Predicted 3D model of a 90-nucleotide RNA (c-di-GMP-I riboswitch aptamer) from Aquisalibacillus elongatus.
The sequence was found by an Rfam model in a public genome assembly.

RNA sequence: AUAUGAAAAAGGCAAAACCGCUGAAAGGUGGUGACGCAAAGCUAUAGGGACUAAUGAACGUGAAACGUUCGAUGUUAGCCAGCUGCCAGU
Numbered sequence: 001a002u003a004u005g006a007a008a009a010a011g012g013c014a015a016a017a018c019c020g021c022u023g024a025a026a027g028g029u030g031g032u033g034a035c036g037c038a039a040a041g042c043u044a045u046a047g048g049g050a051c052u053a054a055u056g057a058a059c060g061u062g063a064a065a066c067g068u069u070c071g072a073u074g075u076u077a078g079c080c081a082g083c084u085g086c087c088a089g090u
Stems, first nucleotide, its partner, number of pairs: 001090002004088002012037002017032006035078001041083003047080002049076003056070005
């Protein structure tokens, strides 16, 4: 430096589910717990995808309530992506 991860060592993270808190929701967070992960480290104003729809808009109704649809400013990095990096190998 590196388009690789077979074996090994030191370690690391922690899905679902359940309980608490939080949020309109998606989701987040703490505990228990391990499905998995060589970036499951960081980045959500480079970008694409996905999820949600409170406020808002449109429509229905005489109006309100309510319902339907649209729509991120909300969320996701354990979907892709970008950046950085341990060990081993080369």